[in-house]
RNA sequence: AAAAAAGAUAGAGGUGCAAUUAUUAUAAGUAAAUUUACGGAGAAUGGUCAAUUUGAUGAAAUAAAUUGAAAGGAAUAAUUGCCGAAGUACAAAGUUUGACCAGCUUUGAUACUGGGGCUGUGGAGAAUAUCCGUAGAACUGUCAUUAUCACAAAGAUAAUGGGGAGCUGUCAGAUAU
Numbered sequence: 001a002a003a004a005a006a007g008a009u010a011g012a013g014g015u016g017c018a019a020u021u022a023u024u025a026u027a028a029g030u031a032a033a034u035u036u037a038c039g040g041a042g043a044a045u046g047g048u049c050a051a052u053u054u055g056a057u058g059a060a061a062u063a064a065a066u067u068g069a070a071a072g073g074a075a076u077a078a079u080u081g082c083c084g085a086a087g088u089a090c091a092a093a094g095u096u097u098g099a100c101c102a103g104c105u106u107u108g109a110u111a112c113u114g115g116g117g118c119u120g121u122g123g124a125g126a127a128u129a130u131c132c133g134u135a136g137a138a139c140u141g142u143c144a145u146u147a148u149c150a151c152a153a154a155g156a157u158a159a160u161g162g163g164g165a166g167c168u169g170u171c172a173g174a175u176a177u
Stems, first nucleotide, its partner, number of pairs: 007171005014083001016082009032067006042054003046101004086113004090108006114140002118136007142162008
C1' cells in the first nucleotide's frame, strides 16, 4: 500500500409478517339476575395469606321457571406499517395488589428461528376453530461448488452444501494491479 472486517441507501422471497377499524358467526340459551324447592354453614378474589363485607331474618351446592350478556380468540373487507418483517425463551422496569405468585404492557444487537404449508407430539383455548413450542419428510427463495444443455455472454436443469448480522443493486471505503 492492498485485502479483509465494518458503513449508508434502495430492494427481492409469497397461501409473506404484524397492527387498526367495521361487519358476521361462534362463545350460548353459557355466565349473571329474580322466584320457588331442597340444603344446613359458609361465601365473596386468577391462587394463597391478611383485612373487610355478608350469612340461622338461612351461606355454598343442587333442581325447576323467567329474563338473558360480554371479553379473548376466529372469518371477511378496507386501511396502515413493514421483509428479524415477526414469534418464542430469558432478564429488567412498570401495571394489576395490603403482600407474594400468576396475568398484562414496554425495553433489550441476550439466545433461537430464511419463508409458508403437511403430519406427529406437548401446551393455551368453550371449541373439532385458531395460536405457540418441538420433531420429521418434502416444497420454495437466495448464495457457493460440480455436472449437463445452450453458448459471445447471459441463462436453464440436476445434485451437494451453507444461512437472514444473510442475498442483490448503488454509493462510500478506493486506489492499485